[in-house]
RNA sequence: CCAGAGGGUCGGGCGGCCGCGUGUUUCGGCACGAGGAAAGUCCGGGCUCCACGGAAACCACGGUGGCGGGUAACGCCCGCCGGGGGCGACCCCAGGGACAGUGCCACAGAGAGCAGACCGCCCCGCUUCGGCAGGGCAAGGGUGAAAGGGUGCGGUAAGAGCGCACCGCGCGACCGGUAACGGAAGCGGCACGGCAAACCCCACCGGGAGCAAGACCGAAUAGGGGCGGCACAUGGGCCUGGUUCCGGCCCGUCGCCCGGGUUGGUUGCUGGAGGCGGCGCGCGAGCGCCGUCCUAGAGGAAUGGUCGCCCAUCUCCCCUCGGGGAGUGGACAGAACCCGGCUUACAGACCCUCUGGCGUU
Numbered sequence: 001c002c003a004g005a006g007g008g009u010c011g012g013g014c015g016g017c018c019g020c021g022u023g024u025u026u027c028g029g030c031a032c033g034a035g036g037a038a039a040g041u042c043c044g045g046g047c048u049c050c051a052c053g054g055a056a057a058c059c060a061c062g063g064u065g066g067c068g069g070g071u072a073a074c075g076c077c078c079g080c081c082g083g084g085g086g087c088g089a090c091c092c093c094a095g096g097g098a099c100a101g102u103g104c105c106a107c108a109g110a111g112a113g114c115a116g117a118c119c120g121c122c123c124c125g126c127u128u129c130g131g132c133a134g135g136g137c138a139a140g141g142g143u144g145a146a147a148g149g150g151u152g153c154g155g156u157a158a159g160a161g162c163g164c165a166c167c168g169c170g171c172g173a174c175c176g177g178u179a180a181c182g183g184a185a186g187c188g189g190c191a192c193g194g195c196a197a198a199c200c201c202c203a204c205c206g207g208g209a210g211c212a213a214g215a216c217c218g219a220a221u222a223g224g225g226g227c228g229g230c231a232c233a234u235g236g237g238c239c240u241g242g243u244u245c246c247g248g249c250c251c252g253u254c255g256c257c258c259g260g261g262u263u264g265g266u267u268g269c270u271g272g273a274g275g276c277g278g279c280g281c282g283c284g285a286g287c288g289c290c291g292u293c294c295u296a297g298a299g300g301a302a303u304g305g306u307c308g309c310c311c312a313u314c315u316c317c318c319c320u321c322g323g324g325g326a327g328u329g330g331a332c333a334g335a336a337c338c339c340g341g342c343u344u345a346c347a348g349a350c351c352c353u354c355u356g357g358c359g360u361u
Base pairs, nucleotide, nucleotide: 001357002356003355004354005353006352007351008350009349010348012310013309014308015307016306017305018304020033021032022031023030024029035332039343040342042341043340044339045338046337047210048209049208050207061206062205063204064203065202066080067079068078069077070076081095082093083092084091085090096201097200101199102198103195104194105193118141119140120137121136122135123134125132126131149167150166151165152164153163154162168190169188170187171186174183175182176181214267215266216265217264224258225257226256227255228254229253230252235251236250237249238248239247274293275292276291277290278289279288280287281286311330314327315326316325317324318323
């Protein structure tokens, strides 16, 4: 210098003027006012209410799924193991169980799961010399993603783990490791195909709803209930489908009290598993101690506009290849109870570590 790998930071700056929201005010003003994702609402929690004797057990449903650790918790993170990819830095993996059972394995192919014989090879018999019948075989060919180990030698009528050597595979005493797992003496001629993002089995986790949760205050008017006082029929309603008579109950008003509740107000509400710095422990995620800082909390909801200078970006021109000039103009996006993650979007700029290659000394 070229090509790459991993991680981190920022994501316009300063000033003037005019605005917006919240708080405060001596009414002049003053202070503060979005993000790394505030987003998707996909996981996990705090908080709140409901349910429940005990979130016991069982069943159903949903989720998670190598091991160890971190954490309030997680499907997150860290470290490690196993498998796969890359020359490498490094990256990827729904990564439990296929001898519990059921099911599936398209097309092709003779045969797809206690398998199979299409071509073929071999023996014997017959033969019209083309083949045919009977038997043996699975090495070679063919199909397929997959056909019941591979190579070689022996063996045989031809063959075959039929025998042997090596490789592979299975079991595995023992050794190492907290574990996943790794190594491995020895044994076994080889048996046990794949799929669980098919049902299923195993282990573990999960009660439901969400700040429009929930709590408090609550006027006038109207309406409900209770108690007490007064009034109490000449009226109205009900007691049978209609009519009459008798009878029963209710309908009034005033005072006090109680409860519900519309509009609305207050609260929940932002200081928290918080940020930054130092020290210690830990490979790390992280944990502990000390210091320091306070940084939106509104109601459908403010955080903006403009001008000047500067820093990037992009375009064009000049040019002595180092710069100069002109123009443009800043990505994705927008808090709504809070927090930890994941995922997705993102113009551009910067930093650190590492890998491969080339060159110079």
Molecule: Bacterial RNase P class A
Organism: Sphingomonas cannabina